[in-house]
RNA sequence: GUAAUGACUAGGCCGGGAGGCUAGGCGUCUCCUGUAACCUAAAAUCGUCUAUAGGUAGGGGUCGAAGCCUGGAGAGCGGUAGAUAAGUCCAGUGUGGAGAGCUGCUCACGCCAGUGAGACUCUGUCUCUCUUGAUCGGCAUCGAAAGUGUUCCUUCUGUAGGGAAGGAGCUUCUUUCCUGACUCCCGAACCCCGUGAGGUCCGGAAGGGAACAGCGGUAGGGAGAAUGUUUGAUGCUUGAGAGGUCACAGGGUUGAGAACGGGGCAGUUUUGAAACUCUGGAGGAGUCUAUCCAUCUUCAGGCGUGUCAUUAA
Numbered sequence: 001g002u003a004a005u006g007a008c009u010a011g012g013c014c015g016g017g018a019g020g021c022u023a024g025g026c027g028u029c030u031c032c033u034g035u036a037a038c039c040u041a042a043a044a045u046c047g048u049c050u051a052u053a054g055g056u057a058g059g060g061g062u063c064g065a066a067g068c069c070u071g072g073a074g075a076g077c078g079g080u081a082g083a084u085a086a087g088u089c090c091a092g093u094g095u096g097g098a099g100a101g102c103u104g105c106u107c108a109c110g111c112c113a114g115u116g117a118g119a120c121u122c123u124g125u126c127u128c129u130c131u132u133g134a135u136c137g138g139c140a141u142c143g144a145a146a147g148u149g150u151u152c153c154u155u156c157u158g159u160a161g162g163g164a165a166g167g168a169g170c171u172u173c174u175u176u177c178c179u180g181a182c183u184c185c186c187g188a189a190c191c192c193c194g195u196g197a198g199g200u201c202c203g204g205a206a207g208g209g210a211a212c213a214g215c216g217g218u219a220g221g222g223a224g225a226a227u228g229u230u231u232g233a234u235g236c237u238u239g240a241g242a243g244g245u246c247a248c249a250g251g252g253u254u255g256a257g258a259a260c261g262g263g264g265c266a267g268u269u270u271u272g273a274a275a276c277u278c279u280g281g282a283g284g285a286g287u288c289u290a291u292c293c294a295u296c297u298u299c300a301g302g303c304g305u306g307u308c309a310u311u312a313a
Stems, first nucleotide, its partner, number of pairs: 002312007011063004015033005023050005038059004067303009078292007088282005094276002099270009112257001118254008126243005133236001134234004138229004143177005149170009182224005192217004200209003
């Protein structure tokens, strides 16, 4: 509560939202939005409050009966949830056929070609196995019997040295047989064998004994020859079989084409290109739906709309 101007006071404002924490509400914290939206102190082992909670403590500014609150509608940055989901990337399947070779046929060129093209065939060079010879190595090269040889033992005998007989062995002497034996060099100092000058011993002599040197042998060592060997080796050799056949050489048959390289067609081998399809996975622009929401517009409602003064009528 007529109007205007001023001064007061109640009261209002000095951001809001999502998350997180909490029994729950605010705040410091994270994020979004936006401001004509203050200052100081503390605050995530939290600070503070109690549905009368929408910070606490302190200090300011401003508006001032202003305004605050609730609900609806529209617009709307952004958040959350769900659905769908492209470009892109990874893996796999399939289609696909770029590159590099090989073979055959064919087309044109044409080195070469009746002093024989090409093709066929045989042989050799090649590989393996067996075989043959040569050369060079390896290994081996005997045994038995007898004896007037020799060793030992026994018996008999002689005036010495000695002589005679028997037995058991040895094997270098001799002979014979056996499959068969050689040459050269060295070689036992003593306790290997035979022979044994000189000297020496017994003896009247003849003759005989032991035995040094030397000589010849043996055991043993070395080299060589010969023979044998189903013992091996080799840039070699003889013969045969099997294999291989691009190339080269030689022989035979046939008788006119054809090397290399180039074009075309077909087949085949290998590496398997680009690209496309499908499946699965990663990814997550964007779109849709729902919901919340800063901010803006608008409608309706609730609370409040007070006091004083001056002026004017």
Overview
This is a predicted structure of a 313-nucleotide RNA (Archaeal signal recognition particle RNA) from a Thermococci archaeon. Rfam family: Archaeal signal recognition particle RNA. On this family, see Wild et al., Curr Opin Struct Biol 2002: "Towards the structure of the mammalian signal recognition particle". Its Rfam clan is "SRP clan". Model confidence (mean pLDDT): 78 of 100. NCBI's taxonomy places the organism under Archaea, Methanobacteriati, Methanobacteriota, Thermococci.